[in-house]
């Protein structure tokens, strides 16, 4: 930098001793013990691996046609505009399994910012504010490349 996902899920103990939730604002968590480190446990299934299915390309065989050949046979066919069939250390996708590599285990990514849309409420009469819902962008996190 690119792509995918982010309203689900899952915590105990020991050491330690004041911070933590990315930043900023809010709101929270924290001496009934924060961060960090260690041990054990768990969640999930991104990657890896395995099975099955689907599809694409490829390879092989057969059919058809064309060309070449005395013939066996060979070559080609997006012009065979889906021709038929088979195959596997192939690729995409789907699905199931496993738990090796990561990740994670307060609160929706804790909430928000920006731009449209919809509903409702209040105010105003030069078109404002609030609440809620939904979409997109941005920021961030995790994985894979």
């Nucleotide at each position: 930098c690119u792509c995918a996902u982010c309203c689900a899920g899952a915590g105990g103990g020991g050491c330690a001793g004041a911070g933590g939730g990315a930043c900023c604002g809010g709101c929270c968590c924290g001496a009934u013990g924060a961060a960090g480190c260690c041990c054990c446990g768990g969640c999930a299934a991104c990657c890896a691996c395995u099975g099955c299915g689907u599809u694409g390309a490829c390879u092989c065989g057969c059919c058809u046609c064309a060309c070449g050949u005395c013939g066996u046979c060979g070559u080609g066919a997006u012009c065979g505009c889906u021709g038929c069939g088979a195959g596997g250390c192939c690729g995409c996708c789907g699905u199931a399994g496993c738990a090796g590599g990561u990740g994670c285990c307060a609160a929706g990514u804790c909430c928000g910012u920006c731009c449209g849309c919809g509903a409702c409420c209040a105010g105003a009469g030069c078109u404002u504010g609030g609440u809620c819902g939904g979409g997109g962008a941005g920021a961030g996190a995790u994985g894979a490349g």
A computed fold for a 145-nucleotide RNA from a soil metagenome, annotated as SAM riboswitch aptamer (S box leader). Of the family's consensus pairs, 97% are formed in the model.